[in-house]
Order: sequence, then C1' cells, then structure tokens
RNA sequence: UUUCUGAAAAGCCAAACCACUCGUGAGGGCGGGGCGGAAAGCCGACGGGUCUUUCGAUCAGAGGAAGAUGGCCGGGUUGCCGAA
Repeated sequence: UUUCUGAAAAGCCAAACCACUCGUGAGGGCGGGGCGGAAAGCCGACGGGUCUUUCGAUCAGAGGAAGAUGGCCGGGUUGCCGAA
C1' cells in the first nucleotide's frame, strides 16, 4: 500500500409515519422523525428483480414501449478510523 475483517474513537446517513410540495402513477424534493446501516456515498448511459403508466393479445395470461426503485440483488466506482 492492497484485500478480508470490524474492537475503540471521531463522526456520517436516515426507515415507517406526519406537514408542505412535484408527478397520471410507481415515486421524488424539503422539514420534523429514527427503523436501521461499515459504504444505507455515487452510478438506473452494465445485468437482473420488483413496482408504475401505456399499447396489445386475451376467458385469464404471455409480450412490447416508456418510467420508478442504489434502504431489492449482483456489479462498477470513490471514501473515514486503525485494535485483533
């Protein structure tokens, strides 16, 4: 220095819910709030999953297009500390 791991310390983020707001919607922004998180930092212009809108087939389905989700997963990438 790198990888795995995660004691201590300094900190960090912020679930549900509520208020306001944007969106047809999934959901997003901001404030409160804390369920949790060692990347719960970033990437949806990498591959999946789930969800929304729409087209379409249709008894019901399959399927296409456009979106949302990084706190669904894999992956990429950038970081704090320094015990075993």
c-di-GMP-I riboswitch aptamer from a Desulfuromonadales bacterium, 84 nucleotides, folded computationally. Its mean pLDDT, the model's own confidence on a scale to 100, is 84. It matches the Rfam family "c-di-GMP-I riboswitch aptamer". Gene Ontology term of the family: cyclic-di-GMP binding. NCBI's taxonomy places the organism under Bacteria, Pseudomonadati, Thermodesulfobacteriota, Desulfuromonadia, Desulfuromonadales.